[in-house]
Context: one part of a larger RNA
Molecule: small-subunit ribosomal RNA, 5' domain
Organism: metagenome
């Protein structure tokens, strides 16, 4: 000098665009953040007889989106190559969609319980479930052969269902190379290293097991310890490099702590389940309920970080044939000079130059100073009034939270809008008074003991300016 997710002190007019718990991955009151489909199904209530509402069965979604960075030094990430894999919805192509069966929730009855909820009986439907048929393409098998599927709704040029092949996008796995500190860590390792066989997985593989062999890694730093999410990038620097990884984007990991599986195309699942632990709450003491590192908000910690706001109008997502519903994603508004950018706090004329104050060689001396006053002008901003969007589409109409906002016109009034630090050298800017090694200053050198340009005040000056300084950190 530049920079910051900054904080603190003094000060403060406006707008735009960004950013805003870096600390306790501490604990959380309350509300909301994932639903939707009646064109899959039966039932109940109401009905204007068109339907509407409700819980339940069923389907799809809830594995996305959102948050955080605790853990992780690892194929976690970045980049390169690879083979033994999976993929719901979507796209393309081919084939099929036949004939049946038995249940069960809801509803009704009964029982237990404070509650959460649970049990029994009877009954009913389906795109729920089950067996049968068909099977070239699928799987197994050398072959013969064996095995495996489907679902209907609607009346429309419709939506679906099953099998097979391909695609797109997504994902799992392996691998060369790359990126922290420490030797005051020197040896580490028994599923350890390899083989055979089997199991397991969507799939390769000590992934797992049995048997066999004795290997494997290591000063090119194994093993241990410390620290840390990684990257695109960001800051700085002429560069090389150094430091960092907030916001935005990609990947990974986590969801009170630890463990586990279920469902499913996909999870070992933040707002699912089970177990254990700690904590909190309810209880009729028998037993139950909970998980903000989602959006707001509260307490605590801290130098320090915001509203329990509006809207689904736009973009995007889920469901639905659609109308539409849901969406604290998102779009906006609010708060904060936290940062950057822009604008203003007036302009012109105006004295050998008012007053006041300061300095002085104390006098018709100098400074503040065209500064003020005064006259003329302008209206950014501000106030009032009138008008008033774009964002909304393929458009004929319907749809705007923001918002009567931005913007435009008219009127009024210089009116409401300047501070902060510094002035010994480094370093731009100096005098007077007070103080007297005191009180104090200080980034370094150093000032202060009676004329202090260095302390405190004043006048003047210098620098930046809605900011200016200080502190912390990085180059």
């Nucleotide at each position: 000098g530049a920079g910051u997710g900054a904080a603190c002190g003094c000060u403060a007019g406006c707008g735009g665009u960004g950013c805003g718990c870096c600390u306790a991955a501490c604990a959380c009151a309350u509300g909301c953040a994932a639903g939707u489909c009646g064109a899959g199904c039966g039932c109940u209530a109401c009905u204007u007889c068109g339907g509407u509402a409700g819980a339940g069965c069923g389907g799809c979604g809830a594995a996305c989106g959102g948050c955080u960075g605790a853990g992780u030094a690892a194929c976690a990430c970045g980049u390169u190559g690879g083979a033994a894999c999976c993929u719901a919805c979507c796209c393309c192509a081919g084939a099929c969609u036949c004939a049946g069966g038995g249940a069960u929730a809801a509803c009704c009855c009964c029982u237990c319980g404070a509650a959460a909820g649970a049990g029994g009986g009877a009954u009913u439907a389906a795109u729920a479930c089950c067996g049968g048929a068909u099977a070239g393409u699928c799987u197994c098998g050398u072959a013969a052969g064996a095995g495996u599927a489907a679902a209907g709704c609607u009346u429309u040029u419709g939506c679906g269902g099953u099998c097979u092949g391909g695609g797109a996008g997504g994902g799992g796995c392996c691998u060369g190379c790359g990126g922290c500190c420490u030797a005051u860590c020197a040896g580490g390792u028994a599923g350890u290293u390899g083989g055979u066989a089997a199991g397991g997985u969507a799939a390769u593989g000590g992934c797992u097991u049995a048997c066999c062999a004795a290997g494997c890694c290591u000063a090119u730093g194994a093993c241990g310890g410390g620290u840390a999410g990684c990257u695109g990038g960001u800051c700085u620097g002429a560069g090389a490099g150094g430091a960092c990884g907030a916001c935005c984007a990609g990947c990974c990991a986590g969801a009170a702590u630890g463990g586990g599986a279920c469902u499913g195309a996909g999870a070992c699942a933040c707002g699912g389940c089970c177990c254990a632990u700690a904590c909190u709450c309810c209880u009729a003491c028998g037993g139950g309920a909970g998980g903000c590192a989602g959006c707001a908000g509260u307490g605590a910690g801290g130098a320090a970080u915001a509203u329990u706001c509006c809207g689904c109008a736009a973009u995007g997502g889920g469901g639905g044939a659609a109308a539409c519903c849901c969406u604290g994603a998102c779009g906006g508004a609010g708060c904060g000079a936290c940062a950057c950018c822009g604008c203003g706090u007036g302009g012109a004329u105006g004295a050998u130059g008012a007053a006041g104050c300061c300095c002085u060689u104390c006098u018709u001396g100098g400074g503040u100073g065209u500064a003020a006053a005064a006259u003329c002008c302008u209206g950014u901003c501000c106030u009032g009034a009138g008008g008033g969007a774009c964002g909304a589409a393929a458009a004929u109409u319907u749809u705007g939270a923001c918002g009567g906002u931005a913007c435009c016109u008219c009127a009024g009034a210089a009116g409401a809008a300047a501070g902060c630090a510094c002035c010994g050298g480094c370093u731009a800017a100096u005098u007077c008074c007070g103080u007297g090694c005191c009180a104090g200053c200080a980034g370094c050198c150093g000032c202060g003991g009676u004329a202090a340009g260095a302390c405190g005040g004043a006048a003047g000056g210098u620098g930046c300016a809605a900011g200016c300084g200080u502190u912390a950190c990085u180059c």